[in-house]
Context: one part of a larger RNA
Molecule: small-subunit ribosomal RNA, central domain
Organism: metagenome
RNA sequence: CUGGGCGUAAAGCGCGCGUAGGCGGUUUGUUAAGUCGGAUGUGAAAGCCCCGGGCUCAACCUGGGAACUGCAUUCGAUACUGGCAGGCUAGAGUAUGGUAGAGGGAAGUGGAAUUCCGAGUGUAGCGGUGAAAUGCGUAGAUAUCCGGAGGAACAUCAGUGGCGAAGGCGGCUUCCUGGACCAAUACUGACGCUGAGGUGCGAAAGCGUGGGGAGCAAACAGGAUUAGAUACCCUGGUAGUCCACGCCGUAAACGAUGAGAACUAGACGUUGGGUUCAUUUAAGAGCUUAGUGUCGCAGCUAACGCGUGAAGUUCUCCGCCUGGGGAGUACGGCCGCAAGGUUAAAACUC
Numbered sequence: 001c002u003g004g005g006c007g008u009a010a011a012g013c014g015c016g017c018g019u020a021g022g023c024g025g026u027u028u029g030u031u032a033a034g035u036c037g038g039a040u041g042u043g044a045a046a047g048c049c050c051c052g053g054g055c056u057c058a059a060c061c062u063g064g065g066a067a068c069u070g071c072a073u074u075c076g077a078u079a080c081u082g083g084c085a086g087g088c089u090a091g092a093g094u095a096u097g098g099u100a101g102a103g104g105g106a107a108g109u110g111g112a113a114u115u116c117c118g119a120g121u122g123u124a125g126c127g128g129u130g131a132a133a134u135g136c137g138u139a140g141a142u143a144u145c146c147g148g149a150g151g152a153a154c155a156u157c158a159g160u161g162g163c164g165a166a167g168g169c170g171g172c173u174u175c176c177u178g179g180a181c182c183a184a185u186a187c188u189g190a191c192g193c194u195g196a197g198g199u200g201c202g203a204a205a206g207c208g209u210g211g212g213g214a215g216c217a218a219a220c221a222g223g224a225u226u227a228g229a230u231a232c233c234c235u236g237g238u239a240g241u242c243c244a245c246g247c248c249g250u251a252a253a254c255g256a257u258g259a260g261a262a263c264u265a266g267a268c269g270u271u272g273g274g275u276u277c278a279u280u281u282a283a284g285a286g287c288u289u290a291g292u293g294u295c296g297c298a299g300c301u302a303a304c305g306c307g308u309g310a311a312g313u314u315c316u317c318c319g320c321c322u323g324g325g326g327a328g329u330a331c332g333g334c335c336g337c338a339a340g341g342u343u344a345a346a347a348c349u350c
Stems, first nucleotide, its partner, number of pairs: 003322004007304002012318001014201004021194003025088007033081002035077008049065006091191001092188004096183004103177007110154001115149004120144002125136002162169002206247006215241002220236004258317006266295012299306002323350003332343004
């Protein structure tokens, strides 16, 4: 190398778009590159293999054959693959009409609550804990009521509900904008799938500049606990959390399950659409389609479990794995302001 694998044992890139490449529906004609057959030339000899011969045998030597699986030329075959030309509509897409949605961006706006400030009522406690103390309070707190300021998040609705490729998205209104689904027709006519490199997006934390700062809260301080307590508990509290712009590029980025296509029993929910029946309407029943769940036949699996949204049966393309530690480390390269990221060994050892 030929292999065997990737839900949990090592192994699916965090997710898109897409270049090269690989693969590609149906039909007619043509070509004959791949493919298949014949012929010719060549494929040195020796060696290997087969049948003989010679040394008493053997090793060894020697005659003939086969083989040399290849290459070139030429003549043919045309099912399949490819090329060229022309059709088709079942893949893909476009148009028309609807539908649902926390999909994205921007601007505006609302109420509850916390905190702070001002004024009133009111008086000795409040707060906190397992129990306390630190802390706050007679300079009038906590409680209560009125007014104001400011920031952040949007209770109920809320749902194995919805949307998005993933990260993720939740008060309300407006504007801009992406995608999906359904139904009936019409149109284009394979325009498709995957995707090495590449490129874009990418939670939280972190970084840069400038704002903002209510609550929460790494660090830090104090009080407790304890043998100690650099913790768990308590009182405070700064970065940060928020906004704008620019970086970072990682996560148990998980369904620990790459993308696309086809096929293979069902049952019961639920969301969006269509349709038929029934009904005064609503509720309802059936069929169908796109999601999202629970269970389950066959099958698969080491088992657990998966089971038409497969981990079943197949095809195409990509990524990845190859004993544990050393190590996702060193060195080098690339990227980054840094933190670090990415690519990625070996000695040695069991």